[in-house]
Transfer RNA from Candidatus Iainarchaeum sp., 73 nucleotides, folded computationally.

RNA sequence: GGGGACAUAGCAUAACCAGGCAGUGCGGUUGGCUCCAGACCAACUGAUCUGGGUUCAAAUCCCAGUGUCCCCA
Numbered sequence: 001g002g003g004g005a006c007a008u009a010g011c012a013u014a015a016c017c018a019g020g021c022a023g024u025g026c027g028g029u030u031g032g033c034u035c036c037a038g039a040c041c042a043a044c045u046g047a048u049c050u051g052g053g054u055u056c057a058a059a060u061c062c063c064a065g066u067g068u069c070c071c072c073a
Base pairs, nucleotide, nucleotide: 001072002071003070004069005068006067007066010026011025012024013023020056027045028044029043030042031041032040049065050064051063052062053061
């Protein structure tokens, strides 16, 4: 210098190809249970890497950038 993959909640991960309310597990908070705690039960909590474009509508499609990893030179 060239090519490719990936980026979603505190952590892990699904939804992406084929656009339509962003889901699940762990965690956290509150309550129940308990002498207390754990376990268990219930409710709640919190995310699409950044900017732009297309569209009635973008995590998803397009462009540019940033970061990580891999391959070629």

Model confidence (mean pLDDT): 83 of 100.
Rfam family: tRNA. Its family is annotated with triplet codon-amino acid adaptor activity in the Gene Ontology. By type it is a transfer RNA. Rfam describes the family as follows. Transfer RNA (tRNA) molecules are approximately 80 nucleotides in length.